A computed fold for a 72-nucleotide RNA from a Candidatus Dojkabacteria bacterium, annotated as transfer RNA. Rfam family: tRNA. Rfam's curators write: Transfer RNA (tRNA) molecules are approximately 80 nucleotides in length. The sequence is in RNAcentral, with records from ENA.
[in-house]
RNA sequence: UCCGCGUUAGCUCAACGGUAGAGCAUUCGACUGUUAAUCGACAGGUUGCUGGUUCGAAUCCAGCACGCGGAG
Numbered sequence: 001u002c003c004g005c006g007u008u009a010g011c012u013c014a015a016c017g018g019u020a021g022a023g024c025a026u027u028c029g030a031c032u033g034u035u036a037a038u039c040g041a042c043a044g045g046u047u048g049c050u051g052g053u054u055c056g057a058a059u060c061c062a063g064c065a066c067g068c069g070g071a072g
Stems, first nucleotide, its partner, number of pairs: 001071007010024004018055001027041004048064005
């Protein structure tokens, strides 16, 4: 330098172009001699950045940034 994959909640990951969710963690509550375990609930997101396409973009397209792998 070129090619491919990836970037979404604190962490690990989902999500036909049509309301962004789950598990774990945090917080609160239930359960009890207490803790743990278990159960329930709330909260938590500029979907890496900037543009484009579209009635509508996490999703499609372009560029850039970062990470991983490969080629030379």
About this RNA
Its mean pLDDT, the model's own confidence on a scale to 100, is 81.